């Protein structure tokens, strides 16, 4: 000087990502329970068990009356594949089994996504809130290539790629 490694440490992107606590709105005068009246045998379930003439279900009126998930604000904290989504496996949950669902853990041709936003479609949700996924659109950070500014550092424009990336530092090893 050059090469090699998902090697080590520290950083940057910004309405940046995740978690906890407190309060609030909404959920909702809903669910549920009780009383009265009317009706009179099923309702529920994939199938059973349990419940039901001591009145199921439904309707009306009255009384009592929640909660979870999600959201907002404040604050604390872990971070920059932060994290999220997909797939598979295991365990737990509810009366039992199966399916589905929820939570947790693990794995992954190391599956996809750099990041946030707007719009639209699908889906979840009480919800025109918000979340998840697909698509489109610009914005932004990073690197590469091309052109230009001013030889360079650096800056601008255009195009394109992806986070196993990018920047910086110090090392390891190989070759000259």
């Nucleotide at each position: 000087c050059g090469g090699u490694g998902a090697g080590g440490u520290a950083g940057a992107g910004g309405c940046g990502c995740g978690a906890g606590u407190a309060a609030g709105a909404a959920a909702a005068g809903u669910a549920a329970u009780c009383c009265a009246u009317a009706u009179g045998a099923g309702g529920a379930u994939g199938a059973c068990a349990a419940c039901g003439a001591u009145g199921a279900u439904u309707a009306u009126g009255g009384a009592u009356g929640a909660a979870a998930g999600g959201c907002u604000u404040a604050u604390u904290u872990g971070c920059c594949g932060a994290a999220g989504c997909g797939u598979a496996a295991u365990a737990a949950g509810g009366g039992u089994c199966g399916a589905a669902c929820u939570u947790a853990u693990u794995a992954u041709u190391u599956g996809c996504u750099g990041g946030g936003g707007u719009g639209u479609c699908u889906u979840u949700g009480a919800a025109u809130a918000a979340g998840a996924g697909g698509c489109a659109c610009a914005c932004u950070g990073u690197c590469a290539u091309g052109c230009g500014g001013c030889c360079g550092a650096c800056c601008g424009c255009a195009u394109g790629g992806a986070g196993g990336a990018c920047u910086a530092c110090a090392g390891a090893u190989c070759g000259u």
Molecule: Lysine riboswitch aptamer
Organism: Ornithinibacillus halotolerans